A computed fold for a 72-nucleotide RNA from a Coriobacteriia bacterium, annotated as transfer RNA. The organism belongs to Coriobacteriia, within Bacteria. Rfam family: tRNA. By type it is a transfer RNA. Its mean pLDDT, the model's own confidence on a scale to 100, is 82.
RNA sequence: UCCUCGGUAGCUCAAUGGCAGAGCAUCCGACUGUUAAUCGGAGGGUUGCUGGUUCGAGUCCAGCCCGGGGAG
Numbered sequence: 001u002c003c004u005c006g007g008u009a010g011c012u013c014a015a016u017g018g019c020a021g022a023g024c025a026u027c028c029g030a031c032u033g034u035u036a037a038u039c040g041g042a043g044g045g046u047u048g049c050u051g052g053u054u055c056g057a058g059u060c061c062a063g064c065c066c067g068g069g070g071a072g
Stems, first nucleotide, its partner, number of pairs: 001071007010024004018055001026042005048064005
């Protein structure tokens, strides 16, 4: 330098162009003599950045940044 895969909640990951979600974690509650376990609920997001396409973009396109793998 080129090719390829990825970047979404604190962590691990979903989401056919049509309301951004789950599990774990955190907090509150139920249960229990207490804790743990279990069950219910709540909070938590500029979807890496900047533009473009579209009625509508996490998703499609371009450039850039970061990370993994490969080629030279």